[in-house]
RNA sequence: GCGCCUGUAGCUCAGGGGAUAGAGCACCACUCUCCUAAAGUGGGUGUCGACGGUUCGAAUCCGCCCAGGCGCA
Numbered sequence: 001g002c003g004c005c006u007g008u009a010g011c012u013c014a015g016g017g018g019a020u021a022g023a024g025c026a027c028c029a030c031u032c033u034c035c036u037a038a039a040g041u042g043g044g045u046g047u048c049g050a051c052g053g054u055u056c057g058a059a060u061c062c063g064c065c066c067a068g069g070c071g072c073a
Base pairs, nucleotide, nucleotide: 001072002071003070004069005068006067007066010025011024012023013022018056027043028042029041030040031039049065051063052062053061
C1' cells in the first nucleotide's frame, strides 16, 4: 500500500429498512437491618465510532474518514 472482518449501555453481546433501541452481568435509589451483606421493589444510565448520501423513514443500505483485528505484498 491492497483486501476482508469488527465498532450499539460501564463490560460481554443481540437487533441487518418502520416499535419508546434490547438481554445478561455490573451500577444507582428505596424497603428491610443497629450497620453491612443477602433478599425484595423500582430505574436504561445510549449522539448506535465521525461526516456525508439514498429513502416517506437509516443502528440497519451506499461513499469517505477514524480506531481495532486478520490476511497479502
The RNA shown here (transfer RNA) has 73 nucleotides and comes from an uncultured Coriobacteriaceae bacterium. Rfam family: tRNA. By type it is a transfer RNA. It was read from a public genome assembly.